A computed fold for a 101-nucleotide RNA from an uncultured Alphaproteobacteria bacterium, annotated as TPP riboswitch aptamer (THI element). The prediction has a mean pLDDT of 76.
RNA sequence: GGAUCAAGCGGGGGGAGCCCCUGGGCUGAGAGGUUCCGCUGGAACGACCCCUCGAACCUGAUCCGGCUAAUACCGGCGAAGGGACGCGCUAUGAACGAUAU
Numbered sequence: 001g002g003a004u005c006a007a008g009c010g011g012g013g014g015g016a017g018c019c020c021c022u023g024g025g026c027u028g029a030g031a032g033g034u035u036c037c038g039c040u041g042g043a044a045c046g047a048c049c050c051c052u053c054g055a056a057c058c059u060g061a062u063c064c065g066g067c068u069a070a071u072a073c074c075g076g077c078g079a080a081g082g083g084a085c086g087c088g089c090u091a092u093g094a095a096c097g098a099u100a101u
Base pairs, nucleotide, nucleotide: 001096008087009086010085011051012050013049014048017026018025019024020023033045034044035043036042037041057082058081059080063076064075065074066073
């Protein structure tokens, strides 16, 4: 010279698929738990995951190759384009760096 820390607090973002059948099976953190409504559905809340160190999630995409009963998964696309943050705290100075001795 120098603040990119954690716990925590508050706030925010997101998805809910596939197969056989009305009850099960598969993957997954999560595959719709509760309430309400004008009920092919929608809204709020909950659970779970994620919040820039951002593949949580979205777009391309009804994408391409492998694999699977299918989704999932693996690889590619992909150094692609998007994507939701503040407080807190050390400043009597951390990490680190520079100069002098």